[in-house]
Context: one part of a larger RNA
Molecule: small-subunit ribosomal RNA, central domain
Organism: soil metagenome
RNA sequence: CUGGGCGUAAAGGGUGUGUAGGCGGUUGCGUUAGUCUUUCGUUAAAGCUCUUGGGCUUAACCCAGGAAGUGCGGAAGAAACGGCGCGACUUUUGAGGACGUGAGAGGUAGAGGGAACUCAUGGUGUAGGGGUGAAAUCCGUUGAUAUCAUGGGGAACACCAAAUGCGAAGGCACUCUACUGGCGCGCUCCUGACGCUGAGACACGAAAGCGUGGGAAUCGAACGGGAUUAGAUACCCCGGUAGUCCACGCCCUAAACGAUCCUAACUGGCUUUAGGGAGUAUCGACCCUCUCUGAGGCGAAGCUAACGCGUUAAGUUAGGCGCCUGGGUAGUACGAUCGCAAGAUUAAAACUC
Repeated sequence: CUGGGCGUAAAGGGUGUGUAGGCGGUUGCGUUAGUCUUUCGUUAAAGCUCUUGGGCUUAACCCAGGAAGUGCGGAAGAAACGGCGCGACUUUUGAGGACGUGAGAGGUAGAGGGAACUCAUGGUGUAGGGGUGAAAUCCGUUGAUAUCAUGGGGAACACCAAAUGCGAAGGCACUCUACUGGCGCGCUCCUGACGCUGAGACACGAAAGCGUGGGAAUCGAACGGGAUUAGAUACCCCGGUAGUCCACGCCCUAAACGAUCCUAACUGGCUUUAGGGAGUAUCGACCCUCUCUGAGGCGAAGCUAACGCGUUAAGUUAGGCGCCUGGGUAGUACGAUCGCAAGAUUAAAACUC
């Protein structure tokens, strides 16, 4: 390489948009460098496979002859599939659009709100408070803690809340407003294969971290102190800088997880839940039945090494991409690209078991 694989053994790219490429609905006609059939040439000899004879007492082995064989080239033909060209089709039908309708913590910006916390000032009030397993550091007679009032500040939004919902993923939750993306359902209409996947590319991408300027209530790496301890560079306690927050610009990594790539088709069910539609019923709303789309639980068949998965497949198939190939060395060195840096991406070998 072929092959076999990728939930947990090595292996699904963090996620999307999409270029090249690969693959592609129903039907008619034409054509044909793919494809298929026939034929000819060539494919040295030997050998391999088959076969007819012969020679060593047989066989292996050797000799003579024939056939077959793959590739390439020429010619003739076929038109199912594929390609190309020209048409047609659309409820048997992919994709998109219009119309109607629905749900939502989807996104961005602005405004507003209450609880808690903390700070300041003032009132009441007096000797403690705080903290722990127990203590101490710490705060407090310059009046703390507690309590009341007023004012300031920053960050986060209890209950509702759920097996919930939305988003491509990261993620998104007080309330309102503006702008805005996507999605479900319905059937009437329109376009007429416009599709799927997607190497590169581009965009997004938690937290931490970085740059500049703000902000700073809480919490809190580092750091200081008090304890604990044999020690205690920890766990506990008192403080506390960066950070945590905002704007703009970087960084681009995560157990970025469903450890499960995307799309399409097929294959028993039961049950819960979210959003629509239809029917039945009813005065009406429920209930009930059917149906489409999501989110869960349990399980036929089947699959799996087992665990388990099981119409949201890890079942049965098709198309495309990514990735794996014993452990360590190592996601390291070197080189390259990117970055302000931290570092990220790509990615070995010697040696060793």